Background: Predicted 3D model of a 474-nucleotide part of an RNA (small-subunit ribosomal RNA, 3' major domain) from Novosphingobium sp. The organism belongs to Novosphingobium, within Bacteria. Its Rfam family is "Bacterial small subunit ribosomal RNA". Gene Ontology terms of the family: structural constituent of ribosome and ribosome. The full RNA is in RNAcentral, with records from ENA and SILVA.
[in-house]
Context: one part of a larger RNA
Formats: sequence, structure tokens, C1' cells
RNA sequence: UGACGGGGGCCUGCACAAGCGGUGGAGCAUGUGGUUUAAUUCGAAGCAACGCGCAGAACCUUACCAGCCUUUGACAUCCCGCGCUACAACCAGAGAUGGUUGGUUCCCUUCGGGGACGCGGUGACAGGUGCUGCAUGGCUGUCGUCAGCUCGUGUCGUGAGAUGUUGGGUUAAGUCCCGCAACGAGCGCAACCCUCGUCCUUAGUUGCCAUCAUUCAGUUGGGCACUCUAAGGAAACCGCCGGUGAUAAGCCGGAGGAAGGUGGGGAUGACGUCAAGUCCUCAUGGCCCUUACAGGCUGGGCUACACACGUGCUACAAUGGCGGUGACAGUGGGCAGCCACUCCGCGAGGAGGAGCUAAUCCCAAAAAGCCGUCUCAGUUCGGAUUGUUCUCUGCAACUCGAGAGCAUGAAGGCGGAAUCGCUAGUAAUCGCGGAUCAGCAUGCCGCGGUGAAUACGUUCCCAGGCCUUGUACA
Repeated sequence: UGACGGGGGCCUGCACAAGCGGUGGAGCAUGUGGUUUAAUUCGAAGCAACGCGCAGAACCUUACCAGCCUUUGACAUCCCGCGCUACAACCAGAGAUGGUUGGUUCCCUUCGGGGACGCGGUGACAGGUGCUGCAUGGCUGUCGUCAGCUCGUGUCGUGAGAUGUUGGGUUAAGUCCCGCAACGAGCGCAACCCUCGUCCUUAGUUGCCAUCAUUCAGUUGGGCACUCUAAGGAAACCGCCGGUGAUAAGCCGGAGGAAGGUGGGGAUGACGUCAAGUCCUCAUGGCCCUUACAGGCUGGGCUACACACGUGCUACAAUGGCGGUGACAGUGGGCAGCCACUCCGCGAGGAGGAGCUAAUCCCAAAAAGCCGUCUCAGUUCGGAUUGUUCUCUGCAACUCGAGAGCAUGAAGGCGGAAUCGCUAGUAAUCGCGGAUCAGCAUGCCGCGGUGAAUACGUUCCCAGGCCUUGUACA
């Protein structure tokens, strides 16, 4: 100087407390451990691994296993030779591949040739998701959006170092004020950026409709006031008033205001810590393989199942189930696409078929809501499991897809010890959209609807910041 203390002081945080809803019990989904396996590819490991890499494993993906094949190679550059480039059909084969047949000139040209492409050959080389994240770059997590981390000059100290950065107040903040052997400065904080909330201006179609006419219908004429869209601006600064404070910084209350003390949310992550994570995104040193640790193909596996854990979904019902009714969103997506409408089917869906490259057309139906019924039961709760018949995608649903109909109707009576999230348009609850994607979502990323309770307080648990003290620690 740090680190640590079941030392002290001050302070902060959904850290506790006060509340609301869960997890832990059940079934299923998903990830992991374990076990099994020819293989169940690999990585991630307290917080900060475990719905994580994977925004989508039937083949492909795929890195794993078995078998069948290839060896200048699936891919790149250079050299040599040949040419009928390509392409199509047939045969053998699980396919990779091999064989046979047909077939025509791709471009430039000084007609010598050159280029592209294909085949054959030689070696230089290719190739490796092989090892090392403890050789690395890059990127990322974490403490933590915590308020800290430093420097120059000066001063003090033999020196390590100290001072500044401590102290008194204050703040979300090393934020600001005052004081002070310090005076300044940098990286952080804040602000500048995006978005939501109010108003104004500009603009008025595909959007809107107050007035006039018109229609089943903003449908049409008309209009751009309103809504909205999207560009620019205004607006908030403790600015005003009162109190308090040290006449300061600030704090408390009030007015006005759409908004009040950082207005809500986002992006933004200091010096560093964890030899944290990643050599399987990519890049890269070293090591290793080179008829194989490379490459192609078929099939299998990653989907196994006595069991254990994490994360979720659905429930156990009446604030509910079922039937009926039918109103109100917002974000988005659409041409190898979204599909109105009509017909067929109980349904998944099918057959026709209009519009839309979309503020125009479509996805589209929002759901919780309201009315009726059921009357406390393993039930009209719950839907697992299983049988069967179908639908769709796709060369192909056996291993191993999703969906529909009928039948079946398991566990489950609100869950031990323990444990998690959340302070407001939040929790809870309800549906909707998107990426990936042929198909496949309870996951992920977004969107809106309805919409709470509680916070006395900081003694205690956890984490962190500042000062101080002790130390046989560095």
C1' cells in the first nucleotide's frame, strides 16, 4: 500500500422487511448429470454451466458410429498433354460411383494462338469442427451503470509511498458547495443520441370525415378541420413563490404546466478482477495426421432410459369448465409469398379463384369481456397415455414431424425442508406478431388489452461504496 475480520462508523441496492404471484409435490416439454450404446459428436460447470452455443438434428445440417468407396483430392494457385465444353438418355449399384450411347462448338483473334470450361498426368501443395483459450488476436460474460480509477507539476517522507481523492454539508453520482499544501488535468458520472408523453408548422394518399350531397358501405363527389402518418421546431431550467440551510450547494412545500426536480424506457459498461468463456463463427503461433486424424456416399446416432437436478408449459377447478353471443388493440409479415370469396369435408384440410411487390389487397379470428348452463364430484375439473381413421409438408415421416376426428380417459385435492421474481402501466393475467423454417415452438425476440397489493423501517441475511481500526496474510 492492499487484502481480510463472527472490529467500528456512515451510506446504497426487491438485500431484508411489508405485499402479490410462483418454483420445490403431479403429468408433459426442454436442457444437463448419470447410465447405456457401434455411436449416443463437441463445448458450457457456483453466482456469471444446465429452453446455454442450437433464430428450428427425419435426409441435409453433422462435426459421431457401421459399412461401401476416392487419393493432387469436394476447394485454391502454378506446370504439361488432350478436347467431343456443356448437356441428355439408358444400364449396374443402397448410393457415392462406374459403363454405354447420343449430341453440339462458349468468347476474343493479328488465324500463330489466347481465355473460360471439362478430362488425364506430375509434384509443389490442398485439406483437418485434430490438440493447446495456460502461446494468442478478435468477440463476450462478470463484479456493475457500482462511483470509482489515475496523471502532470508542487509539497511531505531516507524509502515503499502519501498529499490531491481526506474533512463539514449535499447528491442517483469523485454530483455540487465550503474548507484545506496543494493547484490543475484525463478516463468514468451527467449531458449530447434514439424512443414514449404535450403543443405548433409543413404535407394530405393508399390515411381521415366536422360541415354539404350521395351510398349497403368514407362507397363516390367534395374537404384536409379532426385522427393518423413523418420531417422540422417549441417545451422543464429548482426557472417562479414561500420555508429551511451557512448569505452556499442543496432539501421541503406550493403555483403554473401535457410533463417537476435524472419526466418513463433504451443505447451507452472507467482502471481493472476471474490464466473466466470461446482454437467448433472467424483469424492465428506451436504441435500432430497426410492412401488418412483428409474427401464422397448409404444407413444409423445426436431423439436411448432404472434414476438425479435446472428451466418452463398445463393443471388440480365455480374469480371456474362448457355452449352461445359478439365489441374494442398494437407490433409485424407477404411473390417459389399472403391468400379474400364460393363450393366440398364433422375437422385438420381440399377444389376452384379475385386482389396485393401492399397506410390500397391478404395473414386477421384478437383473447380476457357479456348471457345461459353445470353445483363441489376425481366431476361437464384435468388432460397424460393408448387404439383407430385421416390431413399436410417433404425424394422420404419405421427408428424420429406437426395437425384433425372418434374412442380411451392416468397422475393431480394447491405441494416438506428450502427457494425465485416483482416497487406502476410494474406484478399478475389475456391474447397477437416475428425471426429461424419445406414441415416442426410450452423456447426466444417483440406487441398491445385488463390491471393490483405493499414499502413502518434498516436490527438482522446477501452484495457493494467511503472513512477508520487490528493483523503471526501478500

The coordinates come from a structure-prediction model, not an experiment, and the mean pLDDT is 82.